Annotation
Predicted 3D model of a 1487-nucleotide RNA (small-subunit ribosomal RNA) from an uncultured Bacteroidota bacterium. The RNAcentral record of the sequence draws on ENA, Greengenes and SILVA. Its mean pLDDT, the model's own confidence on a scale to 100, is 83. Rfam family: Bacterial small subunit ribosomal RNA.
RNA sequence: AGAGUUUGAUCCUGGCUCAGGAUGAACGCUAGCGGGAGGCUUAAUACAUGCAAGUCGAACGGUAAGGUCACUGCUUGCAGUGAUACACGAGUGGCGCACGGGUGAGUAACGCGUACACAACAUACCUAUCAGAGGGGGAUACGCUUUGGAAACGAAGUAUAAUACCCCAUAGUAUUAUUGAAUCGCAUGGUUUAAUAAUUAAAGAUCCGUUGCUGAUAGAUUGGUGUGCGUACUAUUAGGUAGUUGGUGAGGUAGAAGCUCACCAAGCCGACGAUAGUUAGGGGGCGUGAGAGCGUGAUCCCCCACACGGGUACUGAGACACGGACCCGACUUCUACGGAAGGCAGCAGUAAGGAAUAUUGGACAAUGGGCGCAAGCCUGAUCCAGCCAUCCCGCGUGCAGGAAGACAGCCCUAUGGGUCGUAAACUGCUUUUAUACAGGACGAAACGCCUAGAUUUAUUUGGGUCUGACGGUACUGUAAGAAUAAGCACCGGCUAACUCCGUGCCAGCAGCCGCGGUAAUACGGAGGGUGCAAGCGUUAUCCGGAAUUACUGGGUUUAAAGGGUGCGUAGGCGGGCUAUUAAGUCAGAGGUGAAAGCUCACCGCUCAACGGUGGAAUUGCCUUUGAUACUGAUAGUCUUGAAUUAGGUUGAGGUUGGCGGAAUGAGUCAUGUAGCGGUGAAAUGCAUAGAUAUGACUUAGAACACCGAUUGCGAAGGCAGCUGACUGGACCUUUAAUUGACGCUGAGGCACGAAAGCGUGGGGAGCGAACAGGAUUAGAUACCCUGGUAGUCCACGCCCUAAACGAUGCUAACUCGAUGUUUGGGCAGUAAGCACUGAGCAUCCAAGGGAAACCGUUAAGUUAGCCACCUGGGGAGUACGUUCGCAAGAAUGAAACUCAAAGGAAUUGACGGGGGUCCGCACAAGCGGUGGAGCAUGUGGUUUAAUUCGAUGAUACGCGAGGAACCUUACCUAGGCUACAAUGUGAUCGCAAUCCGGUGAAAGCCGGAGUUCCUUCGGGACGAGAAACAAGGUGCUGCAUGGUUGUCGUCAGCUCGUGCCGUGAGGUGUUGGGUUAAGUCCCGCAACGAGCGCAACCCCUAUGAUUAGUUGCCAGCAUGUAAAGAUGGGAACUCUAAUCAGACUGCCUACGCAAGUAGCGAGGAAGGCGGGGACGACGUCAAAUCAUCAUGGCCUUUAUGCCUAGGGCUACACACGUGCUACAAUGGCAUGUACAGAGGGUAGCGAGCCUGCGAAGGUCAGCCAAUCCCAAAAAGCAUGUCCCAGUUCGGAUUGGAGUCUGCAACUCGACUCCAUGAAGGUGGAAUCGCUAGUAAUCGCGCAUCAGCCAUGGCGCGGUGAAUACGUUCCCGGACCUUGUACACACCGCCCGUCAAGCCAUGGGAGCCGAGGGUACCUGAAGAUGGUGACUUUACGGGGAGCUAUCUAAGGUAAAAUUGGUAACUGGGGCUAAGUCGUAACAAGGUA
Repeated sequence: AGAGUUUGAUCCUGGCUCAGGAUGAACGCUAGCGGGAGGCUUAAUACAUGCAAGUCGAACGGUAAGGUCACUGCUUGCAGUGAUACACGAGUGGCGCACGGGUGAGUAACGCGUACACAACAUACCUAUCAGAGGGGGAUACGCUUUGGAAACGAAGUAUAAUACCCCAUAGUAUUAUUGAAUCGCAUGGUUUAAUAAUUAAAGAUCCGUUGCUGAUAGAUUGGUGUGCGUACUAUUAGGUAGUUGGUGAGGUAGAAGCUCACCAAGCCGACGAUAGUUAGGGGGCGUGAGAGCGUGAUCCCCCACACGGGUACUGAGACACGGACCCGACUUCUACGGAAGGCAGCAGUAAGGAAUAUUGGACAAUGGGCGCAAGCCUGAUCCAGCCAUCCCGCGUGCAGGAAGACAGCCCUAUGGGUCGUAAACUGCUUUUAUACAGGACGAAACGCCUAGAUUUAUUUGGGUCUGACGGUACUGUAAGAAUAAGCACCGGCUAACUCCGUGCCAGCAGCCGCGGUAAUACGGAGGGUGCAAGCGUUAUCCGGAAUUACUGGGUUUAAAGGGUGCGUAGGCGGGCUAUUAAGUCAGAGGUGAAAGCUCACCGCUCAACGGUGGAAUUGCCUUUGAUACUGAUAGUCUUGAAUUAGGUUGAGGUUGGCGGAAUGAGUCAUGUAGCGGUGAAAUGCAUAGAUAUGACUUAGAACACCGAUUGCGAAGGCAGCUGACUGGACCUUUAAUUGACGCUGAGGCACGAAAGCGUGGGGAGCGAACAGGAUUAGAUACCCUGGUAGUCCACGCCCUAAACGAUGCUAACUCGAUGUUUGGGCAGUAAGCACUGAGCAUCCAAGGGAAACCGUUAAGUUAGCCACCUGGGGAGUACGUUCGCAAGAAUGAAACUCAAAGGAAUUGACGGGGGUCCGCACAAGCGGUGGAGCAUGUGGUUUAAUUCGAUGAUACGCGAGGAACCUUACCUAGGCUACAAUGUGAUCGCAAUCCGGUGAAAGCCGGAGUUCCUUCGGGACGAGAAACAAGGUGCUGCAUGGUUGUCGUCAGCUCGUGCCGUGAGGUGUUGGGUUAAGUCCCGCAACGAGCGCAACCCCUAUGAUUAGUUGCCAGCAUGUAAAGAUGGGAACUCUAAUCAGACUGCCUACGCAAGUAGCGAGGAAGGCGGGGACGACGUCAAAUCAUCAUGGCCUUUAUGCCUAGGGCUACACACGUGCUACAAUGGCAUGUACAGAGGGUAGCGAGCCUGCGAAGGUCAGCCAAUCCCAAAAAGCAUGUCCCAGUUCGGAUUGGAGUCUGCAACUCGACUCCAUGAAGGUGGAAUCGCUAGUAAUCGCGCAUCAGCCAUGGCGCGGUGAAUACGUUCCCGGACCUUGUACACACCGCCCGUCAAGCCAUGGGAGCCGAGGGUACCUGAAGAUGGUGACUUUACGGGGAGCUAUCUAAGGUAAAAUUGGUAACUGGGGCUAAGUCGUAACAAGGUA
């Protein structure tokens, strides 16, 4: 110091989360020791028991217990009696009990903090000084005698003492009153002093040393009171206050004071936040933080408050009193029911509450306190110990060597390697700690006592002695021995640390993002690793990070955020000069800022924590002295800010009246006849009772065409015909005049404020919410149409909101330019104009700013002043409350709960019922089909024991399959075989093979016979076959994969390097202008180049040449046949098959800068890519295939493997795809006859001949093929026939008879012959192919194959068309651009009601509380006043009782505030797959 998380990616805004530190903590797992600290945060709930405040006999009367002494009795250690300057229960008296200790309920306050003040006060004990203590008196407790009561506690009588109490005397530096003087002060006034008068004191004890007592003054200490400043949240608390504010007088107090009372006045506090409500003890400090701050107020220290709740006083120096009193109340206990007692928020402890917090310990040895002369006593203050890892600090659990890098575990690419790991074993060493034994402290020095000395005789100094709870503790030594001692969390990223197994959106994890649906580094376990360590994690809370409340240190065009606008109050801020002052400010000095803490230095515990000493700091407050630049204040002055006057200009600025024409509607009259109107198309509507249309006249209301604009005016809203009146503003000009800072902003306040809406009264032509009807639609409460009320208009009064927007507050200053325009001025002036000068309205840009878009002298730049507003999204501008309003509603304005985002700008894509350009048998123009029939074939479905599996929009469906009767075969049924069982390799063998018999469906099993063939003798064929190696699986996962393939698409695209631009994603290049089939090429250009694609290179084909002529060819010559290249021969031609040539817009013309395009151009066999093929960029579809093959993982192993027989894949109500044949005359049939190409053939093709109607059979020639064969090409052509019909069309179906293949044609083959002769007469919606040798039509061949379900597939040739105006539309595609809330990318996203579950919340008839106030009633204790029986040695005395006032508590009443709960009810939030629609995002289909 930062990091994660919004997106496909980016930048920004913004929230959420994490890493750090801390704690009086708690919980989980674990635990060796020591030191130092800390320990009910909750119920200020209730408390059993013990202890926590006593002491003094040197104040007193005394003697219950004890000690000592004496005497007596005797039971010889007890009892009695007496004494006791031993001691002491109970009592009188003194001092203390107001300290110490606890707690934080109350308190928002002079309570606390800080600084002052008291000229307005008190102070026991202590110190100092001065003065004094004379005389007298009567009581009383305890005790004793009676007596009441259960007890607590009393009552009566009697006797007695004091340092208890009372009286008298004396007294002044006391008090009061009066009169003076001096002096001082900030005011009242204070201080000192003089005189007079009046009033008030005392206590003894004694060891004779003293001590105590009284009055006064002073000091010290402690307290009391007052004041300035500071001190939580809420304005959804805005007014509060009657003793209230002040005065006079009196009372009261230690003392000022409305503190109290009487009278008088009407004040006092408050937006600088009164009052009210909620919360809270305050501070030093503590935690965190760089700091400023924020949070907090445990332990320790200071202050305050409280002591069961409330009230009250008494005593006292001091209390309104924690362990005192009285009263009321609640609670608890005792009780004889009549009455009594109590107060742990002291220390322990108990119960309860709670996540949670300790022993009913020891000692007064130390420190301190009370009493006492002292010894001493008391002290749960304190000092110690116990419990607890609660925190902080320290130590240890060993160190060195040791590689066969052991075994086990775990992992892997697994004959092996890696890891745990020098780790262990083993060898040597050490001994902290623990254990045992031994020694053993500091804290202790005083007081006291003994003793010596000094002196001021009160003290003081030296020596000795006495005293330790902790504690036989700390510490030290010795002994033995690695011996006694390691866990917890984590390992996807943030964040250090990785693999295997299990699980399979399950179980679970999770701080955020998120993991888990069969290969999980994220769940659980293991191995390994990382971090910390006697602890480690989790939870909670605080600070930090968070500049995420921004003083330091933020923002507001679009992310949250500028008020709708102006005027203006308070406030804030404010021009130049001079003088004074010194409030702010700055500097010096002084006081204070307690200690502790923090911090620095040093020191003490072995170190540290901890502790000690000293310093610094304590940023503050107060006092004082000085400085005077700035700000302020006061006084004066100035003109530049501001304003005014005078002259001029400008405009839809405002208010109010008058006038105008066009249009529209209505009315009357007229002309005129059948429609008008309206729409995408219609209908509703109007119209023969005369509409619409046309003309004339009359009338009504509203709005003002053209001018008109990127214009103008206004504070904003807003303002438009012409004109009058009234009126507001702005601007310009001048070396004009005047005032002289009069200014800026502006919380509250006031005024204005579109449209809609409301009230009253008018008005109402057109338009037109609601409403009605007609359409549209699945629906249509809409969009469209026909009507139409409120309203729109006027007057007056309300409302007060808008995307009231420039989404940009106002004012002032400064900071390059360019252009247009409105309106002034100047120059020039005929005009054009001008480097002129203001004020506006706009556009483009430099610098600069900004996240960017953009802004840019009209700032969103650079500064200053003031105001307003913001702090994640939703809930919500909602609820409640309040104010305003007639209402509608407006203003102000939350929370619970919920999410991890919501958002801005820009980028790349994709998409659009956005735009532009272009292409394609895409449409159009044509030709032929499919969809109807029968059949073939594939698929779905159904069926089945099985109908094996896969392919499923385009891109599955005559597809994998280029051959399912067995085999294939993977499916079903049945029979068998198995850990070496099938198969392969295989040394070796020739015992095998083979044949026969039995059984069986076969496979197989059982039995018997049986010694193979070839040979170049090396061996080979065939068969068997030990060991070893590999099992096998058409089982699953194509969403784990390779390879292969389809599709977009043979579409023209997809990228890179360097440079440049941009914060960045990214852009540029690749866009633009042309051109092309093409990102093809040219031109331009911050781009220049390049790659994969395109094209070309390859093959076939179209022309020619050369070479070569057999099996092919035959022109010429010859032979020859019925004919025939049949033969001699030929090499011309065709052909064959190799090499070349040829085509490149090369030439011409036109257009064009070029590329190129056009031309029935020339030439050429071919012309603009000549035709066809192979060839498929980056990528998309988790596209297809685990069943071609290969392959990870999983599953299976007498079976999901292997063998065999039979069956099935061929089923059949039905649906779909692809085809074949047809429906006929451009045809069928019959006869005759002509012309191909490309293939195949020895387990083959098979001529010819014979037989058969035929399929075929028999026989056999030729051919391993340019030689022989398949082989007949067919359509065509010629002739004949049929005559429009279910036919001489069509051939399905069925019957019969055969042929061939094959172990075998039943399920289930093809073919032949005879017979039979179905549907079908050109096919609905819809839909497919094709642009030339193409479609259409005709036949031929081949692969697979024993045969074949082939009408399929792949090839071959024959005959051989029609049409394309064109690109509006449908489909698909390419490029540019635009919008976007999409990015799984429109098959996207997404809204609302309803239904279901859960959650929090508002209203609510009411019900139940709480606290406070008000009024009235009652009123304890007590206080004050009055009266006062009675009473004393006391008389200015005491005093029961009665009474007045005040008062805690209680009661009653009506309101207000605030909680809880509630039938019912309202909306809100959340929740994989509910319903209805489709509102928004594209022109989102009505912006």